[in-house]
RNA sequence: AGAGUUUGAUCCUGGCUCAGGAUGAACGCUGGCGGCGUGCUUAACACAUGCAAGUCGAACGAAGCUGCUUAACUGAUCUUCUUCGGAAUUGACGUUUUGUAGACUGAGUGGCGGACGGGUGAGUAACGCGUGGGUAACCUGCCCUGUACAGGGGGAUAACAGUCAGAAAUGACUGCUAAUACCGCAUAAGACCACAGCACCGCAUGGUGCAGGGGUAAAAACUCCGGUGGUACAGGAUGGACCCGCGUCUGAUUAGCUGGUUGGUGAGGUAACGGCUCACCAAGGCGACGAUCAGUAGCCGGCUUGAGAGAGUGAACGGCCACAUUGGGACUGAGACACGGCCCAAACUCCUACGGGAGGCAGCAGUGGGGAAUAUUGCACAAUGGGGGAAACCCUGAUGCAGCAACGCCGCGUGAGUGAAGAAGUAUUUCGGUAUGUAAAGCUCUAUCAGCAGGGAAGAUAAUGACGGUACCUGACUAAGAAGCUCCGGCUAAAUACGUGCCAGCAGCCGCGGUAAUACGUAUGGAGCAAGCGUUAUCCGGAUUUACUGGGUGUAAAGGGUGCGUAGGUGGCAGUGCAAGUCAGAUGUGAAAGGCCGGGGCUCAACCCCGGAGCUGCAUUUGAAACUGCGCGGCUAGAGUACAGGAGAGGCAGGCGGAAUUCCUAGUGUAGCGGUGAAAUGCGUAGAUAUUAGGAGGAACAUCAGUGGCGAAGGCGGCUUACUGGACUGAAACUGACACUGAGGCACGAAAGCGUGGGGAGCAAACAGGAUUAGAUACCCUGGUAGUCCACGCCGUAAACGAUGAAUACUAGGUGUCGGGGCCGUAGAGGCUUCGGUGCCGCAGCUAACGCAGUAAGUAUUCCACCUGGGGAGUACGUUCGCAAGAAUGAAACUCAAAGGAAUUGACGGGGACCCGCACAAGCGGUGGAGCAUGUGGUUUAAUUCGAAGCAACGCGAGGAACCUUACCCGGGCUUAAAUUGCAAAUGAAUUAUGGGGAAACCCAUACGCCGCAAGGCAUUUGUGAAGGUGCUGCAUGGUUGUCGUCAGCUCGUGCCGUGAGGUGUCGGCUUAAGUGCCAUAACGAGCGCAACCCUUAUCUUCAGUUACUAACAGGUCAUGCUGAGGACUCUGGAGAGACUGCCGUCGUAAGAUGUGAGGAAGGUGGGGAUGACGUCAAAUCAGCACGGCCCUUACGUCCGGGGCUACACACGUGUUACAAUGGGGGGUACAGAAGGCCGCUACCUGGUGACAGGAUGCCAAUCCCAAAAACCUCUCUCAGUUCGGAUCGAAGUCUGCAACCCGACUUCGUGAAGCUGGAUUCGCUAGUAAUCGCAGAUCAGAAUGCUGCGGUGAAUACGUUCCCGGGUCUUGCACUCACCGCCCGUCA
Repeated sequence: AGAGUUUGAUCCUGGCUCAGGAUGAACGCUGGCGGCGUGCUUAACACAUGCAAGUCGAACGAAGCUGCUUAACUGAUCUUCUUCGGAAUUGACGUUUUGUAGACUGAGUGGCGGACGGGUGAGUAACGCGUGGGUAACCUGCCCUGUACAGGGGGAUAACAGUCAGAAAUGACUGCUAAUACCGCAUAAGACCACAGCACCGCAUGGUGCAGGGGUAAAAACUCCGGUGGUACAGGAUGGACCCGCGUCUGAUUAGCUGGUUGGUGAGGUAACGGCUCACCAAGGCGACGAUCAGUAGCCGGCUUGAGAGAGUGAACGGCCACAUUGGGACUGAGACACGGCCCAAACUCCUACGGGAGGCAGCAGUGGGGAAUAUUGCACAAUGGGGGAAACCCUGAUGCAGCAACGCCGCGUGAGUGAAGAAGUAUUUCGGUAUGUAAAGCUCUAUCAGCAGGGAAGAUAAUGACGGUACCUGACUAAGAAGCUCCGGCUAAAUACGUGCCAGCAGCCGCGGUAAUACGUAUGGAGCAAGCGUUAUCCGGAUUUACUGGGUGUAAAGGGUGCGUAGGUGGCAGUGCAAGUCAGAUGUGAAAGGCCGGGGCUCAACCCCGGAGCUGCAUUUGAAACUGCGCGGCUAGAGUACAGGAGAGGCAGGCGGAAUUCCUAGUGUAGCGGUGAAAUGCGUAGAUAUUAGGAGGAACAUCAGUGGCGAAGGCGGCUUACUGGACUGAAACUGACACUGAGGCACGAAAGCGUGGGGAGCAAACAGGAUUAGAUACCCUGGUAGUCCACGCCGUAAACGAUGAAUACUAGGUGUCGGGGCCGUAGAGGCUUCGGUGCCGCAGCUAACGCAGUAAGUAUUCCACCUGGGGAGUACGUUCGCAAGAAUGAAACUCAAAGGAAUUGACGGGGACCCGCACAAGCGGUGGAGCAUGUGGUUUAAUUCGAAGCAACGCGAGGAACCUUACCCGGGCUUAAAUUGCAAAUGAAUUAUGGGGAAACCCAUACGCCGCAAGGCAUUUGUGAAGGUGCUGCAUGGUUGUCGUCAGCUCGUGCCGUGAGGUGUCGGCUUAAGUGCCAUAACGAGCGCAACCCUUAUCUUCAGUUACUAACAGGUCAUGCUGAGGACUCUGGAGAGACUGCCGUCGUAAGAUGUGAGGAAGGUGGGGAUGACGUCAAAUCAGCACGGCCCUUACGUCCGGGGCUACACACGUGUUACAAUGGGGGGUACAGAAGGCCGCUACCUGGUGACAGGAUGCCAAUCCCAAAAACCUCUCUCAGUUCGGAUCGAAGUCUGCAACCCGACUUCGUGAAGCUGGAUUCGCUAGUAAUCGCAGAUCAGAAUGCUGCGGUGAAUACGUUCCCGGGUCUUGCACUCACCGCCCGUCA
């Protein structure tokens, strides 16, 4: 930084798509480690359970516990005495009790804190947020500083006890008690309130200070004796409250909104201002600079992207706001209208004894649900911070950590070196190889991560460590435990094979897939990224595709139909002042984090820390005065007014006129008129049309008339009168910027249409009839109503177009025309010049091109309108207007990858110009009708093998199907095979012969049973390598061929023109059969075609002379070049000549044309042939041949017998024979050319009516043979289905052949069908041609009416190019380019 996609190609416009980056992501496949982050975007859905806000005994009372203590009871035990019964002493444990002390416990009173921290984004378009200000209109607990104080009293109440109610929650009553709880009284520096005075200050209300007297309100104690706490006031700090400027999404298919609404006075209320609330008064306030309404949305620092300007976004972190199930309310308090407080209402859930109660995870975990989707009911207060406390300490799901998740970013690893037998495997192959690939194996190393063992922190400044035996360090050990995903047609890096066969599938766009898919699926290989890779979704970019930077509007989307004019925007020259914009300096602010730059810390990085710049903004202040603005006074070049002129279909109202159409009346007059391509409907003997005269009525104004005039546009046309608008010219008197544009608004606005009333000649939607047509609701004709006309009123649209908004200025020329002025002029003409209009050509410039070009689409400025892919659609809905018709405004869903502009090449046109061709015309003969032959279709069949299909398939492949051919069908055989055969092994059973079976191929049996010194050979079997296929694909191909077309075209190099496709050359004029030539020319040359060169034919010369020829000479014969001979002639076949518009006349620049021209055998390419440019038809052929791929392999191969290709209701093509007298038949008689011939042609003779047969001769050919017919002469037939015609059938034969049944040709006799010249139509032919007559050849055993050739006889006609067909050149149109057999519209399925 661009790329793909509209076209046959091009340039442009224009949309769609891609490559980049990003994410709180999700899904698919895969998954080694660590660090740092992040993790319900959906249901502000509902929530079980646990925890998240307590603390203070140094405020207070009571209770409990323990120690000491007082007293009482009990009396274990001990001692003494003893009469042993007992008495006295001691007095533990325990029970009760008095006082006191101590730490602690939990309930209560009291204090502080539960307004912070944490969550969420529902609401909110707002002073909510951001930014900058204001409060002289405010509050502030705890904290800090300062000043001044704390005297003396009182009455209660919870706890507690008892009773009662209730299931519970809880409550009621009675009684007792304390305080830093509560309440009076005293005191008042200072504060506050009202009054009045002085000074100073301020932007208004007002504020500050000083002095005066009057009124009001305080306090609490505890103590370890160190302190802590309390009250009032002032100040500070912190935190808040209110107000204001500016900024903050979309919709006008939301245009009007508003009643406490806007303001005032007074009062109340508040911390405080205020309609905040109330009473009264006034009627205001907001709005096109977008009010109101509707939709959507928390805002910002920032984040993503972008070169930037911007656009999108508001997760995490930070600031502000709002909310806490939904709605409302207040209480307490310094602070709340309060997430884990209260009350009420609602919904929901739970408990219940049914009476009544309890609850609020948008705190942390967690559950259900929703969803594509988002984690643990973890540890700890060790750190940081918060609450309480004097403190110890307690609390803290804030926070610090851990767990889960590749969700993101960053880092690391999955090994390194060596290693060619280029292993094996795999893939492919032209079978040689190539690729995977130094890759692996092998050898030598290393140990980051993970694993094992040992040590072991910082974080803590004395103690205290959840994290954690964690980070980190060390050691030993094994290459071991660690690679996938997407893509490979173009865009876009990377290709091959197989499978599939418009199927399965792919696809972001273009598009792939219908039998050779680099696009589907798989494999191999390759490319890219990598613990990830792809896909999906969303955002920015590319997209200058909303254009501020940075677009457009003649034809691509887009100029309003036109004017007037409001708001608004913009605005002439010079001077002066101000300083709003503008510019410069300074100050404040622009939080931190983030981003950028420079450093630093974790091994690096991500991450974190420090510093700096920056934050383009806002505000305050000081200056400058050029420009814009504002104020002031001037100017006259813009604009306007007055004056003098001329031009005009400008407008409106009235009057007048003639021509024409129609109608009426009358006359003349008679059979038609009218209309059309041709007709008919229609009119007319009741007198039309025509013609004459008179009259009526309506509408329109010929000629003049002109890219002439006027008007803003629509538009305006006989003459004249009145009224009236605008423009222009002249001169320069007046005003002094008064101007330009113009959203809304107002006015005008063709035709058609609507309403009311007139009018109505002609014309004429609708309608009727007649034609045309397949139909004809059309075009044509005859009629004909609305309407067209007038008046008044509506409608408000047009291709309302110059498809070009208005205004101003500037920028080469040339030439017309309209209206004025000036100068010159012989005062006629005319010339020069100037202003205004209207045309054409053209330079620069512009434009995609076409084109525009002083009347710009050029260069600039100002204002308005409009556009943003095509369709849906100027449609729907809504609204406004309208009587209606409808107009104006004006979407979306859905759908396509284009739609479009200009130009280019071609093709095409029932477009034009020119030219050619048996193309038409003029002629001759055919086809189409009949019979037959032949080919095709169709049908039939076991098979009727296959191909060819408009011209350009159809007597075509086939130049010759009885078997063969033969590919088809039936049946019978063979399987390395019918044929080419290599190698190896085995065998000598093969081969062969004979016999048998059989339709044959073949099979069975028997017999001989290898040869050769060797090498080897013959043959069979087996194996292997390989055969065979007329099976498919002519749309995979080669080669060959047809056709346009023997038409005159098709191209190239260099140059030039064009942005380019392309053009030029090759066009134009003349000419030619011809792109043949000449002239002209931004072209100059060249190539393939044309022509010529080649063959043949026509004339002559020369050479040669057998088998051809025979003039002269000679010989011979019934006759004949028969013989000798000749080289003259014909002829044969070699070489030459000849024809070139060369000569003459005329025309023409030339090329050339022309002439019954000359000469010549031939005259303008002499006739004929061969020769076929670039290309078109996916034309034909895989069945001539060759060949890729696919298919068959005891068969789709091959051999054999028989059948079929020869069928037959029918249709078509091509031929042949005829229909007769220009003929048929009989007889006589003559003349060719070119071929062919030994498995042949055959003279001649004999036989047969004949086909032919039997003999026989010549000829391997200028020697012999095949071998003529029509014509000519003559006889007959006499117009008939015949003496025409010969089909068909019967009989008998001939020939070929292994064989004529299916299925040959020919002969003879007999039979004797259709047919009497052929509808529409259609074919060939322009001279030795058509027509007509026969002959030959190839193929071939035999089998032509076909084919290819040959000669004989031998015409007619062509005015001409209007038309049909085909072709060529130029030009024009085009929405075609698969190219008119195109494209395309509607309906139906």
Description:
The prediction has a mean pLDDT of 84. Small-subunit ribosomal RNA from an uncultured bacterium, 1389 nucleotides, folded computationally.